Predicted 3D model of a 1472-nucleotide RNA (small-subunit ribosomal RNA) from an uncultured bacterium.
RNAcentral holds the sequence, with entries from ENA, Greengenes and SILVA.
Its Rfam family is "Bacterial small subunit ribosomal RNA". Gene Ontology terms of the family: structural constituent of ribosome and ribosome.
Model confidence (mean pLDDT): 85 of 100.
């Protein structure tokens, strides 16, 4: 650091996924040991029990208990100690928690000339002298309890006056300061203080000044979401009384005036959050996150208010209201764990009702001390982090076991065992800290030490397809299961599951979930929009952002340095402390959108002057379908009228509705009436788009161009906004010719609500008013600067020329192309290149541009614009391919032309299907079906019943015995089973061995059982098609491409020529085989011309023929044509342009075929799934199909004569004459292991008779009946032969096969297999011999090139919406019901504040001197405000709901083919 996943593959987008780290965790396995953190994230649910705030007797009375004295004794002093109550501080700290809260709450830095401060320090100054009450007690009443109430008494550091004021406050008059609403002087004048205690020394008290340290306030800046929350506000903004109120500013709060004040730099509003120092992650630069620590900052069972006090609206007070809970005598009290342990409950979860105040720290105290669930420790939890350990060395006959295995053997594995050492840990014993400055130690007989024992107490858990480090065997069988993604599993699963083996980790290990990483996948570092998403449908323009060239001043930004600050803790560096690490401690550095001062002054920004180049203004000229209006024209449709004229017109692919005898069509004249505006015309102009076209006129916008006079930056862009905006479409009025959605009818269709065809309404046009959308596209926003050129076209201007016409030059509009972009295609001065300004938009596909809201339309709708949920992917460019009812070229008996066929008939053979015990089993378009079978009566045979046999029919080994054959007997259908006999091999001196035989035991044997989709070999097909690749090199980022393409040419990627390719390989050809000519050699069994012979046959090898070998064809010659290649025609030649035929079949492809030829891996059977035997069975039959024969007849059939072949077979074999039989055949055996002799006859022909057109002398089925021959055996099941029988069939319907010459067609012979034979099949031989081929639109197939794909299992692809059926979310939806919230009324506790007549009240105060009043003060009573509550009536979320709605998915429903190839009507956008 990156990988995996879209494609056959590429590359770029792009999502999804994973490897990293982290965690207050959780869940499963498993778990030795310490240390050091840490542990209710859920229900701010509820709450039993204990404890967390007291504490002073050195403020104070009083009580009790004790102890001393003293006293007879009641009792008195004098202490000590404890304690209710009065008093004084403390309970606002400390601990908890995080619900609210979007706030000056925090965080930062400021500011208070607007503040407060108990206890603590420091100054100053005092501390005198009087009063009257009151709890505690005691009495009496009430009351179930809480407790109340009334009497009586008493102390103070408790409460009240009085003195005094140094000082405080107020007031008046004046001083100096300051920017200042104010600070500080001075003078007068008024008000305002106290407390005592114990003991000698202090602590307290009063006043004040300051300090310190807490507190209040203000402000400037930072930090969530959401605009589908756009307006928001009545104390609201301000101000005036400064009237209240507060420590203090302030609409705090009142009254009056005023009408402001906030807000897109996002206000109200809604959701969600305590905030931070930090923490996690990240390279950073950010995200997330704020639990322990540590600062604020809220809260205290919900809401409300106050009292006390230096400080509270007060968690362990107080009062009210209100839910919940407890007691009760039913009258009425009590209660608040979000403190500390524990408890339910809620939850995936989260802890002991321990100890101790020894430390640290708090609160009281003058101290002892007392109190502290803050704190310090212990317990529990592998929750996290650190550390240590389960041992070490040696040890190979590599034991056993177990897993494998090709059985050799390999793993396990030095691993075990054994030897030999150690002892952390443990366990036992014994010492025993430090924390503690003098005492005082839960912790804790702990940490540590030190003896003894003894390998002794201690290993798991994920993984092993890729990614990702780790492989194998079984089981299982798309089952069970896995899975993070991509996927695995359908019989050989490294991916289930277990097993041996290996990997990582290790007291842990994986798994969830959560965060940041990878993610440059929200892009500030650091993306992007032409076609992947993603440029607004086009302008003008606000608000902003951003702007030209010179000067000067300023200093907001910038920058530079100084001061403050930026808690501590964490982080980092550096040292130290526990053995060492987590942990702790001490240093020091760092950290900021920060404040202040002091400085630069370039740039940006203010300002102040200049200036013209940017931009306007004038002025001279142009061109133009720019835009409104208003008018004219001509062509054509169609309609209306008259002539002419007669039967048809129209329309399509081809009809048909339609029109026409009422006179159409066609033609002529005339007339009407709409809409569009042929040619010019354009690859042409004009507009900002949209879009603008017949002429002329008015009106009018905006552009060029020349010259350069004025103006001085006026300037680009522009969210909102306003304004235009094709078509359809609406509203109301016209108009209506032709076109023309709905519709209506005719066609085509399986159907055709469609294309076509005949009509036709809305509509298309006008006027005037909505719509606001389009594939409004250049899928390219708008200015601006810069950057090679060529070539056209429209518009102006200059020069050169008489012109033509060039040439500069400016503005447009096209092409092409260089740098440079770009994923590619492709842009290239009209940019998609280089860069500035600015503005809009994206962020996976689908859901969905839907839903709900809001806004905007009459309405249609439009605008903004979501989740749920689901998928691994959607998409872009290009590349090979393969496909097009795409196109070029070209091949093939592919068509076409022609000959015979098949398909109908009987037969035959196969095949399905049926049927049977069995009808064995494979093969299934074309490339299965006379195929595997080149021979199924038995045997083959693998199927079927039946009878039998278990080491087996067969192979190897051991052991016995015996030769082994051989015969007999019983039984049986055989096989076998039972049993007799007869005989005794070979080689060895022996012992023993070996062949066969029989038994015997196991180790084996055997399987036509499976699996052709594990396999070898074969083989079929495309296709005897011409194609299929590679080295190097060169182009591509690369899949890949060039080459091989291109222009000839050929049967052929055969050649030739060009070419970034240059060679090669494998095919082709061509070497071989055979035919066809000829030569030579050889001539027997061939031959027989010639000689000889009576003849056998001898000479002969000249021909014929057979064999070897050779020869010859090569576009060689000649003529044309062409650069060549080569084509055309001739010659000559047995044969000519591959001579004809054969073998021979490139990379591949079809998971094609075949485990039943054979061979083999897995798997399965093992007294049977193996082996014999007899019998049946493949030969079945209602059918369907392929292959053939044989015919249907006279070109023919029947008889009778005669004539001509090749290649073959032949020794368990072919047989010949002869003779026997109508005939198969019998008998015979001559001759032949064969150019000799035999199968053997050739048939078709040829000659001639007879039949004469008919179901016949065609045609042979079937059937009877009688043989023959082969075989052990023809019944089921052979062939042949002879007599009788004589069916169908009269040339075959959609269709459909073969063949280009010695070929179809016809005609025979031969052959293997085989005993025979179902062969009418195959293989082969000859024999007679033909017709066509114009051509290359079409059909099928292939070949090259190109084109387009949404195909790649590749068109037998792909794929689109309804219905249907299951699952999921989610809209709307009569209603229902929660929660939150606004307004209006009403009720109104407590409390505060005001206000009140009566009513109660010691001490001070006034009157005055009373049994008293007044001022205070209290209860009470009102008045305001007021929480909770209640009516009424609205908005927002959100449950639930019948019933509606689409939407996602869901191996094999339905119905059609819309789309992807010109997808069969190009397609796709808007709208109806």
């Nucleotide at each position: 650091a990156g990988a995996g996943u879209u494609u056959g593959a590429u590359c770029a987008u792009g999502g999804c996924u994973c490897a990293g780290g982290a965690c207050g965790a959780a869940c499963g396995c498993u778990u030795g040991c310490g240390g050091c953190g840490u542990g209710c994230c859920u229900g701010a649910g509820a709450a039993a029990u204990g404890c967390a705030a007291g504490u002073c007797g050195a403020a104070c009375g009083a009580a009790g208990c004790g102890a001393g004295g003293a006293g007879c004794a009641a009792u008195c002093c004098u202490u000590g100690u404890u304690u209710a109550g009065u008093g004084g501080c403390g309970a606002a700290c400390g601990g908890u928690c995080g619900a609210g809260u979007a706030a000056c709450a925090c965080g930062u830095a400021a500011g208070c000339a607007a503040c407060c401060u108990g206890c603590c320090c420091g100054g100053a100054a005092g501390c005198g002298g009087g009063g009257g009450a009151u709890a505690a007690u005691c009495c009496a009443u009430c009351g179930a309890a809480a407790g109340a109430u009334g009497g009586g008494g008493u102390a103070a550091u408790a409460c009240c006056g009085c003195a005094u004021a140094g000082c405080u406050u107020u007031g008046u008059u004046u001083g100096u300061c300051g920017g200042a609403g104010g600070a500080u002087g001075a003078a007068c004048a008024a008000a305002g203080a106290a407390a005592g205690a114990u003991u000698u020394a202090u602590c307290a008290c009063u006043u004040u000044c300051g300090g310190a340290g807490g507190g209040g306030c203000u402000u400037g800046c930072g930090g969530c979401c959401u605009a589908u929350c756009a307006g928001c506000u009545a104390g609201u903004c301000g101000g005036u009384g400064g009237a209240g109120g507060u420590a203090a500013c302030g609409g705090c709060u009142c009254a009056c005036c005023a009408a402001g004040g906030c807000g897109a730099c996002g206000a109200c509003g809604g959701g969600u959050a305590g905030c931070u120092g930090g923490u996690c992650u990240g390279a950073g630069a950010g995200g997330a996150c704020g639990g322990c620590c540590a600062g604020c900052c809220g809260g205290a069972c919900u809401g409300g208010g106050a009292c006390u006090g230096a400080g509270a609206c007060a968690c362990g007070g107080c009062c009210c209201a209100g839910a919940c809970u407890c007691c009760u005598a039913c009258g009425g009290g009590g209660g608040g764990c979000a403190g500390c342990a524990a408890u339910c409950a809620g939850g995936a979860a989260u802890c002991u009702u321990g100890c101790g105040c020894a430390a640290u720290g708090g609160g009281c105290g003058a101290a002892a001390g007392c109190c502290u669930g803050a704190c310090g420790c212990a317990g529990c939890g592998a929750c996290g982090c650190c550390g240590c350990g389960u041992g070490g060395a040696c040890g190979a006959u590599g034991a056993a076991g177990u897993c494998u295995u090709u059985c050799g053997g390999g793993a396990u594995g030095u691993a075990a065992a054994g030897u030999c050492c150690u002892u952390u840990u443990a366990a036992a014993c014994g010492g025993g800290a430090a924390g503690a400055u003098g005492a005082u130690g839960a912790c804790g007989g702990u940490a540590c030490c030190g003896u003894u024992u003894g390998a002794a107490u201690a290993a798991g858990c994920c993984c092993c397809g890729g990614c990702u480090a780790a492989c194998u065997a079984c089981g299982u069988g798309c089952c069970a299961g896995c899975a993070g993604c991509c996927g695995c599993g359908g019989u050989a699963a490294u991916a289930c599951g277990u097993a041996g083996g290996g990997g990582g980790c290790g007291a842990g290990c994986g798994u969830u979930g959560u965060c940041c990483g990878g993610a440059a996948u929200u892009a500030c570092u650091g993306g992007g929009c032409g076609u992947a998403a993603a440029g607004g449908g086009c302008g003008c323009g606000u608000a902003g952002g951003c702007g030209g060239c010179c000067c000067g001043c300023u200093a907001a930004g910038u920058c530079c340095g100084c001061u403050g600050u930026g808690a501590a803790a964490g982080a980092c560096c550096g040292g130290g402390g526990c053995u060492c690490a987590a942990c702790c401690c001490c240093g020091g550095g760092g950290u900021g959108u920060c404040a202040g001062c002091g400085g630069a002054g370039a740039c940006u920004g203010g300002u102040g002057g200049g200036c013209u180049u940017g931009g306007g203004u004038g002025u001279c000229g142009g061109a133009g379908a720019g835009g409104a209006a208003u008018g004219c024209g001509g062509a054509a449709u169609c309609c209306c009228u008259g002539g002419u004229g007669u039967a048809g017109c129209g329309g399509u692919g081809g009809a048909a509705u339609g029109c026409g005898u009422a006179g159409a069509u066609a033609u002529c004249a005339g007339g009407g009436g709409g809409a569009a505006c042929a040619c010019c015309g354009a690859u042409g102009g004009c507009g900002a788009a949209g879009g603008c076209a017949g002429c002329a006129u008015u009106c009018u916008g905006g552009c060029c161009g020349g010259a350069g006079a004025c103006c001085g930056a006026c300037g680009c862009u522009g969210a909102g906004g306003c304004g235009c905006g094709a078509a359809a479409g609406c509203u109301g009025g016209g108009g209506g010719a032709g076109c023309g959605a709905a519709c209506g009818g005719g066609a085509u269709u399986a159907g055709a609500u469609a294309c076509c065809c005949c009509g036709g309404u809305a509509g298309u046009c006008c006027c005037a008013g909505c719509c606001g959308u389009a594939a409004a596209c250049g899928a390219u926003g708008u200015c601006g600067a810069c950057u090679a050129g060529g070539u056209g076209u429209g518009g102006g201007a200059g020069g050169g020329u008489c012109a033509c016409c060039c040439c500069u030059u400016c503005c447009g509009u096209g092409c092409c192309g260089c740098a440079g972009c770009u994923c590619a295609c492709g842009c290239a001065u009209g940019a998609a290149g280089u860069c500035g300004a600015c503005c809009g938009c994206c962020u996976g596909g689908g859901g969905a541009g839907u839903a709900c809201g809001g806004c905007c339309g009459c309405a249609a709708g439009g605008u903004u614009g979501a989740a749920a949920c689901u998928c691994a992917a959607a998409g872009g460019a290009a590349u090979u391919g393969a496909c097009g009812g795409g196109g070029g070229c070209c091949c093939g008996c592919a068509c076409a032309a022609g000959c015979g066929g098949u398909g109908g008939a009987g037969c035959a053979u196969g095949g399905g299907g049926u049927u049977u015990a069995a009808u064995u089993c494979g093969u299934c378009a074309c490339u299965a079906a006379c195929c595997g079978a080149a021979g199924a009566a038995c045997c083959u045979u693998a199927c079927c019943c039946a009878g039998g046999c278990u080491u087996g029919a067969c192979a190897u080994c051991c052991c016995c015995u015996g030769a082994c054959c051989g015969c007999c007997g019983g039984u049986g259908a055989a096989a076998g089973c039972c049993g007799g006999u007869u005989u005794u091999c070979c080689c060895g001196c022996a012992a023993g061995g070996g062949a066969c035989a029989g038994g015997g035991a196991g180790a084996c044997a055997g399987g036509u059982g499976u699996u052709g989709c594990a396999u070898g070999g074969c083989u079929g097909u495309c296709g005897u098609c011409a194609g299929c690749u590679c080295g190097u090199g060169u182009c591509g980022u690369g899949a890949g491409a060039u080459g091989u393409u291109g222009g000839g040419u050929u049967a052929a990627g055969u050649c030739c020529c060009g070419c970034a390719a240059c060679g090669a390989g494998c095919g082709c050809a061509a070497c071989c085989c055979u035919c066809a000519u000829u030569g030579u050699g050889u001539g027997u069994u061939g031959c027989u011309a010639g000689c000889g012979g009576a003849a056998a046959c001898g000479c002969g090898c000249a021909c014929u023929c057979a064999c070897a070998c050779g020869a010859a064809a090569c576009u060689g010659c000649c003529g044309g044509g062409g650069u060549a290649a080569c084509c055309c025609g001739g010659a000559g030649g047995a044969a000519g342009g591959c001579g004809g035929g054969g073998a021979u079949g490139a990379c591949g492809u079809c998971a094609a075929g075949u485990c039943g030829g054979c061979a083999u891996g897995g798997c399965c059977c093992u007294u049977a799934c193996g082996c014999c035997u007899g019998g049946g069975g493949c030969u079945a039959c209602a059918c369907c199909c392929a292959u053939g024969c044989u015919a249907c007849a006279a070109u023919g059939g029947g008889g009778c004569g005669g004539a001509c072949a090749g290649a073959g077979g032949g020794c368990u074999g072919c047989a010949a004459a002869g003779c026997c039989g109508c005939g198969a055949g019998g008998u015979g055996g001559a001759g032949c292991u064969a150019a000799u002799c035999c199968c053997a006859a050739a048939a078709a022909c040829c000659g001639u008779u007879c039949c004469u057109c008919a179901g016949u002398u065609g045609g042979a089925a079937u059937u009877g009946g009688a043989g023959u021959c082969u075989g052990c055996a023809a019944c089921u099941c052979g062939a042949c032969u002879c007599c009788a029988u004589g069916a169908a069939c009269g040339c075959g319907g959609a269709a459909u096969c073969g063949c280009u010459a010695g070929u179809a067609a016809a005609c025979g012979c031969c052959g293997g297999u085989c005993a025979g034979c179902c062969a009418a099949a195959c293989g082969g031989c000859g024999u007679u011999g033909a017709a066509u081929c114009c051509g290359u639109u079409c059909c099928c197939g292939g070949g090259c090139c190109u084109u387009g794909u949404a195909c790649a299992c590749a068109c037998c692809g792909c794929c689109c919406g309804u219905c249907a059926c299951g699952u999921c979310a989610c809209c709307u939806g009569a209603g229902u019901c929660u929660g939150c919230u606004g307004c209006a009324c009403c009720c109104g506790a407590a409390g505060c504040u005001g206000a009140g007549g009566g009513c109660c009240g010691a001490a001070c105060c006034c009157c005055c001197c009373g049994u008293g009043g007044g001022a205070c003060g209290g209860a009470c009573u009102u008045a305001g405000c007021g929480a909770a509550g209640g009516u009424g009536u609205g908005g927002c979320c959100g449950g639930u709901a019948a019933g509606g709605g689409g939407g996602a998915c869901g191996a094999a429903g339905u119905c059609g083919u819309a789309a992807c190839a010109a997808g069969g009507u190009a397609a796709c956008c808007g709208u109806a």